This is a predicted structure of a 525-nucleotide part of an RNA (small-subunit ribosomal RNA, 5' domain) from an uncultured prokaryote. The RNAcentral record of the full RNA draws on ENA.
[in-house]
Context: one part of a larger RNA
RNA sequence: GAUUGAACGCUGGCGGCAUGCCUAAUACAUGCAAGUCGAACGCGAAAGUCACUUCGGUGACAAGUAGAGUGGCGGACGGGUGAGUAAUACAUAGGAAUCUGCCUGAUAGUGGGGGACAACAUGAGGAAACUCAUGCUAAUACCGCAUACGUCCUACGGGAGAAAGUGGGGGAACUCUUCGGAGACCUCAUUAUCAGAUGAGCCUAUGUUAGAUUAGCUAGUUGGCGGGGUAAAGGCCCACCAAGGCGACGAUCCGUAGCUGGUCUGAGAGGAUGAUCAGCCACACUGGGACUGAGACACGGCCCAGACUCCUACGGGAGGCAGCAGUGGGGAAUAUUGCACAAUGGACGCAAGUCUGAUGCAGCAACGCCGCGUGUGUGAAGAAGGCCUUAGGGUUGUAAAGCACUUUCAGUGGGGAAGAAAGGCCUGAGGCGAAUACCCUUGGGCGUUGACGUUACCCACAGAAUAAGCACCGGCUAACUCCGUGCCAGCAGCCGCGGUAAUACGGAGGGUGCAAGCGUUAAUC
Numbered sequence: 001g002a003u004u005g006a007a008c009g010c011u012g013g014c015g016g017c018a019u020g021c022c023u024a025a026u027a028c029a030u031g032c033a034a035g036u037c038g039a040a041c042g043c044g045a046a047a048g049u050c051a052c053u054u055c056g057g058u059g060a061c062a063a064g065u066a067g068a069g070u071g072g073c074g075g076a077c078g079g080g081u082g083a084g085u086a087a088u089a090c091a092u093a094g095g096a097a098u099c100u101g102c103c104u105g106a107u108a109g110u111g112g113g114g115g116a117c118a119a120c121a122u123g124a125g126g127a128a129a130c131u132c133a134u135g136c137u138a139a140u141a142c143c144g145c146a147u148a149c150g151u152c153c154u155a156c157g158g159g160a161g162a163a164a165g166u167g168g169g170g171g172a173a174c175u176c177u178u179c180g181g182a183g184a185c186c187u188c189a190u191u192a193u194c195a196g197a198u199g200a201g202c203c204u205a206u207g208u209u210a211g212a213u214u215a216g217c218u219a220g221u222u223g224g225c226g227g228g229g230u231a232a233a234g235g236c237c238c239a240c241c242a243a244g245g246c247g248a249c250g251a252u253c254c255g256u257a258g259c260u261g262g263u264c265u266g267a268g269a270g271g272a273u274g275a276u277c278a279g280c281c282a283c284a285c286u287g288g289g290a291c292u293g294a295g296a297c298a299c300g301g302c303c304c305a306g307a308c309u310c311c312u313a314c315g316g317g318a319g320g321c322a323g324c325a326g327u328g329g330g331g332a333a334u335a336u337u338g339c340a341c342a343a344u345g346g347a348c349g350c351a352a353g354u355c356u357g358a359u360g361c362a363g364c365a366a367c368g369c370c371g372c373g374u375g376u377g378u379g380a381a382g383a384a385g386g387c388c389u390u391a392g393g394g395u396u397g398u399a400a401a402g403c404a405c406u407u408u409c410a411g412u413g414g415g416g417a418a419g420a421a422a423g424g425c426c427u428g429a430g431g432c433g434a435a436u437a438c439c440c441u442u443g444g445g446c447g448u449u450g451a452c453g454u455u456a457c458c459c460a461c462a463g464a465a466u467a468a469g470c471a472c473c474g475g476c477u478a479a480c481u482c483c484g485u486g487c488c489a490g491c492a493g494c495c496g497c498g499g500u501a502a503u504a505c506g507g508a509g510g511g512u513g514c515a516a517g518c519g520u521u522a523a524u525c
Stems, first nucleotide, its partner, number of pairs: 001525004006521005013372005019365002021330001026328003030325003035073003040070002043067001048061005080283003089208007098200002103196008111145001113143002120135006151160003165188001167187003174183003209255001211253001216246003221243004226238003258280004262273004285306005308319004336362001338361003344358001345356004375405004385396004411461005419452001423448001424446008469514005474495003480509005490497002
C1' cells in the first nucleotide's frame, strides 16, 4: 500500500447492488418447512336451511361435500451444517466386471380365474400412546392358470418367467343384444425385451498439511486355489495352501484439516486462504442395525442401546431446528416468530389445481462496493467576535451578513411502465385415425392472473429550505502558534517527548488529510 463474513470508539442524509453466528456439531418453547391423485378403490358425516310432526322426532337439501382408510407416485430431490475424514475423500487423466424409477425410440402383448386385508360394524383392554378379537367388502392391492417375438437358465435334450385397468369420444364398416346398450376402434396406463439419454456404484495412476524429540509396521496381514456374497471386479467374507506385503522416494504413530473451481495479495514466481456462488464428499441428539424401494442403510421413516427433556393413573409412553423464523447460553460479534406462490424451479395430477420458509420479495445492520446530496453566483466596510501581536497590524476571510438564482435529495399531491407468458374458452391448419369425435403439434381471436407496490420512472408545489464529521499537525509524514502543566499529569508504530519559555502532554486558535464516514485493534500478502 492492498484486502476482510470483521469488531470497537466518535459521527451519521439518501439510493442501488451484494453480504450478515467465523464462538457452543450447545440446549431448544411456538408456528410453519412434503405432499398429491376421486381419470385406481370401497366407505362416508356434521353445522346450517326447508318441509312434516303424536313435539319424542322424521325426511329433503347441504353432499357423495368434509373426512379418514386401501392403492399409486413422491417423502433418496430441494434446504442445512463442516463434527468426522490425510484418503473408503477431492482434483486431473484413464479403465471394465455393473445397475438405472420417471423420459425417448423400437418389437411383441394386456386372455381367463381366485382368495383375502383395511376402512366399516360389534365387542374388549388401556390414564394415555395405542392395541386385541369376531364379522362384512372393493380395487391399477395380492395370488395361481393360459400365452412367450424377443428374454433368462441349460448337461444343448430341454426348462423358467408377464400384465390392470381407467377416463374421454364417435356412430363409418364388424360382433353380441334383454333393443336400454355392451364389445371391437383411438388415447392414456400397464407387461416383457432391446437401444438411447440421465443418474449412480466400482478400479488404476499422479497430486494434495506438519512432526524423526514417531523407525520399524502388518496374521485376513500379502498372494494363490475353491466356494459364498454383491447390480458388479475384488480377502469383501470363508475353508485350505504358500510366506509374503509396506518402509529414509518417510511406512507406522501423533497433531491439524472437509476437498476443488476459486478468493486475497504480488510485476511475476510465489505466499495466504477455501465466507457468499458453483461441483464433489461427509453428517443429521450419540452409537449400532437393517427394512422398503429404481435409488437410502434414509435430516422432518423404522428397530435396539445410551445421555438428556417432557407426560403419567407409576403399569407405561413421547421427543430430536447442523430446514425458515425465533429463544436461552457462549461470545468482541452477526438480522424478522414478515408477505406471496405473481415469476423461476420442484412433487403429484389428464387437467383445473393443491403443496412448496426452494424461490421471489419486503424488514433490520454504513458490514462492504458504487452513485448522489448537504447548495450556486456575487459580495471588502476586508464588519463584529475569536486567536496571535513587535500593539502598527496580521489571521480566521469572500468566509459570514447582504443581493440575485437553482430545487438534486427528503416532503406533499397527481400520473405511471416492465417483470405476464402460459394455462382457460372460441376458432383455422397439420398429424393420428374409419372418423368432421378425442388426443398431439402449430397459428389467430377473447377475457383474465402481480407478493413486491404508496414499484421504477415522469410531472407539479413550496422553500436554502431536511443533511458533516473523524483523525492528525517533532522526524519518518502533508500540516504551527499561544496558554496550562513542570520527569508530575500524560503521549508513543519506531526514534523518543515531559525536570519553568514543550511546534511531541492537556486546551484553544489556525492548518493538513480523508469524507458519510474517519480512526483504532485483529488478520493476510